[in-house]
RNA sequence: CUGGUCCGGGCGCAGGAUGACAGUGGAGGACCCACUUCGACCCGCCCCGCGGGUCUUGGGGUGAAGCCGCAGCAGCGGCCGGGCACCUGACCGCCCGAACCCGACAGCUCACUUCACAGGCGUCGUCAGGAGAGGAU
Numbered sequence: 001c002u003g004g005u006c007c008g009g010g011c012g013c014a015g016g017a018u019g020a021c022a023g024u025g026g027a028g029g030a031c032c033c034a035c036u037u038c039g040a041c042c043c044g045c046c047c048c049g050c051g052g053g054u055c056u057u058g059g060g061g062u063g064a065a066g067c068c069g070c071a072g073c074a075g076c077g078g079c080c081g082g083g084c085a086c087c088u089g090a091c092c093g094c095c096c097g098a099a100c101c102c103g104a105c106a107g108c109u110c111a112c113u114u115c116a117c118a119g120g121c122g123u124c125g126u127c128a129g130g131a132g133a134g135g136a137u
Base pairs, nucleotide, nucleotide: 002022003021004018005017006016007015023117024116025115026114027113028112033107039055040054041053042052043051044050045049058105059102060101061100062099066079067078068077069076070075080097081096082095083094084093086130087129088128089127090126091125
């Protein structure tokens, strides 16, 4: 983590589509600048190199989901990060610190390329300030 448009076949719902309908959030990607890596296995070939395939310990991506120490088992502690029903601040209290993906490889990065706009669960203390909506006149 948005709308519009179209499909639906009474109207609608669910669902689906949308390369130039718009918007939002990511990834890759030059010069300049910065940086300095070299993993394992299998197959093929014009054979020591090249091409293809598989994997994850190196590295990287989304995300708040990280760092350090002690343990020697998956826990404890510290620092730090995130959340608690419009927004901000203060106080009080509670909770989370996962998971997945890429596949030896990606810094930044104009043009350019590309992906997503879903699925679930739980929660609603006080005070102050602000914003917005509705109703009445």